Predicted 3D model of a 113-nucleotide RNA (SAM riboswitch aptamer (S box leader)) from Hymenobacter daecheongensis DSM 21074. NCBI's taxonomy places the organism under Bacteria, Cytophagia, Hymenobacteraceae, Hymenobacter, Hymenobacter daecheongensis. Model confidence (mean pLDDT): 84 of 100. The same sequence occurs in records of 2 taxa.
């Protein structure tokens, strides 16, 4: 860094540092933030992908918690294709909101070059 797979509406925050903007980009929304956000560190959780053990023909499960990853908001929401009802707009076409599927991108684990 590319590339498979696989997962996401659960869940989990206190101190202390620092001092202005944060939620990956972009663009529109909405939200957090000087009652200190984000970010770093320490400390505590939190979940169980790998991992160990048990268990099975073999998974399914169970336990632990060594590796990793998390602790605002569904990945905070939406773009892009498909569909569908209500309603709004418009003289139609069609747009708009809202709802399901999918796709793209982003993360996170595990494996491959």
């Nucleotide at each position: 860094a590319a590339u498979u797979u696989a997962u996401a509406c659960a869940g989990a925050a206190g101190u202390g540092g620092c001092g202005a903007g944060a939620g990956a980009a972009c663009a529109g929304g909405c939200u957090c933030c000087g009652u200190g956000a984000c970010c770093c560190a320490c400390u505590g959780g939190c979940a169980a992908c790998c991992u160990u053990c048990g268990g099975u023909a073999a998974a399914g499960c169970g336990a632990a918690a060594g590796g990793u990853g998390c602790c605002a908001a569904u990945u905070c929401c939406u773009g892009c294709c498909c569909g569908c009802c209500c309603g709004g707009c418009c003289g139609u076409u069609g747009c708009c909101c809202g709802c399901g599927g999918g796709a793209c991108a982003g993360a996170u684990a595990a494996g491959u070059u």